[in-house]
RNA sequence: GGUUUUAUAAGCCAAACUUGUCGUGAGGCGAGGUCGGAAAGCCACAGGUCUUUUUUGGAAGAUGGCUGGGUUGCAUUG
Numbered sequence: 001g002g003u004u005u006u007a008u009a010a011g012c013c014a015a016a017c018u019u020g021u022c023g024u025g026a027g028g029c030g031a032g033g034u035c036g037g038a039a040a041g042c043c044a045c046a047g048g049u050c051u052u053u054u055u056u057g058g059a060a061g062a063u064g065g066c067u068g069g070g071u072u073g074c075a076u077u078g
Stems, first nucleotide, its partner, number of pairs: 005078001012037002017032006035065001041071003045068003048063006
């Protein structure tokens, strides 16, 4: 220095719900809120699910807190 796991300290994020706003919609963003999370940071590449449209072949979107994968971080006890 790297990988995995486990502690400590400083911290970090924010489910459901409420509310404002954007969107045809799934849903996104802001505020409140704290179910939970070691990447619940980022990426739509693969799969899944959801939305719009359809000639039901397909196309365009959403979801990273659905799974896999990629990538970047904090701490340094064993």
About this RNA: Predicted 3D model of a 78-nucleotide RNA (c-di-GMP-I riboswitch aptamer) from a Piscirickettsiaceae bacterium. Model confidence (mean pLDDT): 84 of 100.